[in-house]
């Protein structure tokens, strides 16, 4: 590294597949609010003991069509 507790934790949208993937409210000049739920990252301890070997990476059931971010990495 990888894996395991614990805390903290951004971001989590709309419509359809669908008689079921949340409940209530609202927007389509929009794609949001709270609630539950999901959740990478991060910081602590523990177990590990050199294995890995810059990036193209990853997050919110699924799968199509959209909107819109977050985290990590790199450059400057």
């Nucleotide at each position: 590294a990888c894996u395991c507790g614990u805390g903290u934790g951004a971001c989590u949208g709309g419509c359809g597949g669908a008689u079921u993937a949340g409940u209530g409210g609202a927007a389509g000049a929009a794609a949001c609010c709270a609630c539950a739920g999901g959740g990478a990252g991060c910081a602590c301890g523990a177990a590990g003991g050199u294995a890995a070997g810059a990036a193209c990476g990853u997050c919110g059931a699924c799968c199509g069509c959209c909107u819109g971010g977050g985290c990590a990495g790199c450059c400057a």
About this RNA:
RNAcentral holds the sequence, with entries from MGnify. This is a predicted structure of a 76-nucleotide RNA (ZMP/ZTP riboswitch aptamer (pfl RNA motif)) from uncultured Eubacterium sp. Rfam family: ZMP/ZTP riboswitch aptamer (pfl RNA motif). Rfam links the family to the GO terms one-carbon metabolic process and regulation of purine nucleotide biosynthetic process. A reference for the family is Jones et al. (2019), "Co-crystal structure of the Fusobacterium ulcerans ZTP riboswitch using an X-ray free-electron laser", Acta Crystallogr F Struct Biol Commun.